[in-house]
RNA sequence: CUAAGAUAAAGGCAAAUUUAUUGAAAAGUAGAGACGCAAAGCUCCAGGUCUAAGGCUUAAAACGCUAUGAUGGCUGAGUUGCCAGA
Numbered sequence: 001c002u003a004a005g006a007u008a009a010a011g012g013c014a015a016a017u018u019u020a021u022u023g024a025a026a027a028g029u030a031g032a033g034a035c036g037c038a039a040a041g042c043u044c045c046a047g048g049u050c051u052a053a054g055g056c057u058u059a060a061a062a063c064g065c066u067a068u069g070a071u072g073g074c075u076g077a078g079u080u081g082c083c084a085g086a
Base pairs, nucleotide, nucleotide: 002086005083012037013036017032018031019030020029021028022027035073041079042078043077045076046075047074048071049070050069054066055065056064
């Protein structure tokens, strides 16, 4: 440096749930808490999934449609990184 991760060592992150709070919602933030994770570090570039305030539809509603919203712990991609071994 490269592509990988069997056994270790030092560590790291933090699901569900819950309390407070933001939000129309999905969901986010902080505390508690650990299901798990070798990138479960970071980035919405591409796709998937979730939500539908506003908009459209409607005689009027409801239902429905729609992302500019969310998800990086959905996948890919880009980029950075610990350790032992080859």